Record summary
c-di-GMP-I riboswitch aptamer from a soil metagenome, 76 nucleotides, folded computationally. Model confidence (mean pLDDT): 88 of 100. The model forms 95% of the base pairs in the Rfam consensus.

RNA sequence: AAAAAGCAAACUUACCGCAAGGUGAGGACGCAAAGCCACGGGUCCAACACAACGAUUGGACAGCCGGGUUGCCGAA
Numbered sequence: 001a002a003a004a005a006g007c008a009a010a011c012u013u014a015c016c017g018c019a020a021g022g023u024g025a026g027g028a029c030g031c032a033a034a035g036c037c038a039c040g041g042g043u044c045c046a047a048c049a050c051a052a053c054g055a056u057u058g059g060a061c062a063g064c065c066g067g068g069u070u071g072c073c074g075a076a
Base pairs, nucleotide, nucleotide: 006031007030011026012025013024014023015022016021029063035069036068037067039066040065041064042061043060044059045058046057047056
């Protein structure tokens, strides 16, 4: 590369949550890990705080990047 599979953005809807966001169903923008993990950076939410920015605490995002780990096929 090819082949067989897989996942599921936005949006709609029901539920949970103060919120970010999450879960189920529908739906496909895309994805060689768009499988899993909050370890590092980053972004977002809440509270506190501050003249304001910053900072702090708790939470979220793995389809923001890095990292760790598991994995389909096999022309090279």
About this RNA:
RNAcentral holds the sequence, with entries from MGnify.